A computed fold for a 515-nucleotide part of an RNA from an uncultured bacterium, annotated as small-subunit ribosomal RNA, 5' domain.

Context: one part of a larger RNA
RNA sequence: CAACGAAUUAUAUCGGCGUGGAUUAGGCAUGCAAGUCGAACGAAUCCAUAGCUGUAGCAAUACAGUGGUGGGGGAAGUGGCGAAAGGGGCAGUAAUGCAUGGGUAACCUACCUUCAGGUCGUGGAUAGCCUUUCUAACGAUUGGGUAAUACACGGCGUGGUCUUUGGGCGGCAUCGCCCGAUGACUAAAGAAUUUCGCCUGGAGAGGGGCCCAUGUCGUAUCAGCUAGUUGGUGAGGUAACGGCUCACCAAGGCUAAAACGCGUAGCGGGUGUGAGAGCACGACCCGCGCCACUGGCACUGAGACACUGGCCAGACUCCUACGGGAGGCUGCAGUCGAGGAUCUUUGGCAAUGAGCGCAAGCUUGACCAAGCGACGCCGAGUGUGCGAUGAAGGCCUUCGGGUUGUAAAGCACUGUCGAGGGGGAGGAAGCCGAAAGGUUGACCUAUCCCUGGAGGAAGCACGGGCUAAGUUCGUGCCAGCAGCCGCGGUAAGACGAACCGUGCAAACGUUGUUC
Numbered sequence: 001c002a003a004c005g006a007a008u009u010a011u012a013u014c015g016g017c018g019u020g021g022a023u024u025a026g027g028c029a030u031g032c033a034a035g036u037c038g039a040a041c042g043a044a045u046c047c048a049u050a051g052c053u054g055u056a057g058c059a060a061u062a063c064a065g066u067g068g069u070g071g072g073g074g075a076a077g078u079g080g081c082g083a084a085a086g087g088g089g090c091a092g093u094a095a096u097g098c099a100u101g102g103g104u105a106a107c108c109u110a111c112c113u114u115c116a117g118g119u120c121g122u123g124g125a126u127a128g129c130c131u132u133u134c135u136a137a138c139g140a141u142u143g144g145g146u147a148a149u150a151c152a153c154g155g156c157g158u159g160g161u162c163u164u165u166g167g168g169c170g171g172c173a174u175c176g177c178c179c180g181a182u183g184a185c186u187a188a189a190g191a192a193u194u195u196c197g198c199c200u201g202g203a204g205a206g207g208g209g210c211c212c213a214u215g216u217c218g219u220a221u222c223a224g225c226u227a228g229u230u231g232g233u234g235a236g237g238u239a240a241c242g243g244c245u246c247a248c249c250a251a252g253g254c255u256a257a258a259a260c261g262c263g264u265a266g267c268g269g270g271u272g273u274g275a276g277a278g279c280a281c282g283a284c285c286c287g288c289g290c291c292a293c294u295g296g297c298a299c300u301g302a303g304a305c306a307c308u309g310g311c312c313a314g315a316c317u318c319c320u321a322c323g324g325g326a327g328g329c330u331g332c333a334g335u336c337g338a339g340g341a342u343c344u345u346u347g348g349c350a351a352u353g354a355g356c357g358c359a360a361g362c363u364u365g366a367c368c369a370a371g372c373g374a375c376g377c378c379g380a381g382u383g384u385g386c387g388a389u390g391a392a393g394g395c396c397u398u399c400g401g402g403u404u405g406u407a408a409a410g411c412a413c414u415g416u417c418g419a420g421g422g423g424g425a426g427g428a429a430g431c432c433g434a435a436a437g438g439u440u441g442a443c444c445u446a447u448c449c450c451u452g453g454a455g456g457a458a459g460c461a462c463g464g465g466c467u468a469a470g471u472u473c474g475u476g477c478c479a480g481c482a483g484c485c486g487c488g489g490u491a492a493g494a495c496g497a498a499c500c501g502u503g504c505a506a507a508c509g510u511u512g513u514u515c
Base pairs, nucleotide, nucleotide: 002514003513004512006511007510008509013380014379015378016377017376018375019373020372026336027335028334030333031332032331035081036080037079040078041077047070048069049068051066052065053064054063055062056061088291089290090289097216098215099214100213101212102211103210104209107208108207109206112204113203114202115201116200117199118198120154121153122152123151129144130143133140134139159186160185161184162183164181165180166179167178168177169176170175190196191195217263218262219261224254225253226252229251230250231249232248233247234246235245236244266288267287268286269285270281271280272279273278293314294313295312296311297310316327317326318325319324344370346369347368348367352366353364354363355362356361383413384412385411386410393404394403395402396401417456419451420450421449422448423447426444427443430439431438432437459504460503461502462501463500464485465484466483470499471498472497473496474495480487481486
């Protein structure tokens, strides 16, 4: 010089694009952040209504009751799918991680695509509901009764799994694949307007599990470490191999090419700097890993040992009728604390995506937008032309003048940006409808027109040398300056002020850190 998730004094017109809790993985009030499906299911309630009954009326009719049909179907409930994604953080982790390249003849895979085939019959419950009891609350409980794409049973078996067995092909020890035979086991669910589903199997895609090789910080003032430890046999367990676990047997295994220990640290794509080699870093964005108050555990499920699921223990906070209960912002905002230091308790699902649904649609603090911060980068403006008796004022002076300086004033113009008002393509694809056509923008905006008028818009640092730019006054080793050399003790170009100048400019300096 360059750079930064920076901080900080005084200063500041506007816009675009980015970016913003680096410290206490400290504690959290409040709201929201995961729902959806009535085309799986029953039912209460509500609305409409043909009929019947009763009351009032001469009647039309009105009101009430009953029970049937149809529609809508709030809150709640059963059931399905989702909730393992998306979002946050980097505490732990030096290898159970990550990066690159391989292996799986040792494996799994819901939804999606494709191919082959199937979907017969029956039953018993249970929630909701009605009812009983206890409780401050959370909640628990007795009896009755009801439905299903919930649950269970029987039958069939293209297939699939396993046993026995024949043939062929392949490989990498165990073995793998294909065509047959025998025996055993094994499935289904309906709803509806086209259609959407359900069951079994093969293949695919995408996603994962496991294994191997190589690389991956400092420290030897850490030199020895290890008993499920290393191997075997057998068994269990897993989707799967394996001391993964267990019983028995053997005594092995790692290590100076650094084991073991200690300290530090998420890793990579990348970022900064540098001619490069290298050195330092890992904010934002993307991939992977790990974590979810702390520690442990399993359940459900295709998938979790599960951020807004469950259980146990602990710390903390809150409620309590003292018997007992409730909670988890390292989601988005916000608050306290600590800190030099880091934002709004905003709008919308219009777009992109996700979940559910046949769909309409619903939900979505993902996301899209707006708000705040000169935090960064980039861009624009703060006027233009003419204007000398070189005005006044300031400063200097050799007192002649010089300089500030075309600078100002003045005259003539312009209208960028900003301000006020009005229009506006586009971001809209979809969706509804037989069609014609209708309809969907939170927010933003290219751009155009009108009004008005130089008005609303310049500072910061420096001037001894390094280093561009100097004079006067004040001070008198004092007050002070300082990155280094150094300056100041009566003529200070170095301190303070004024004038003038130099540099950069909506920024400029300082501090910190890296190269």
The prediction has a mean pLDDT of 81.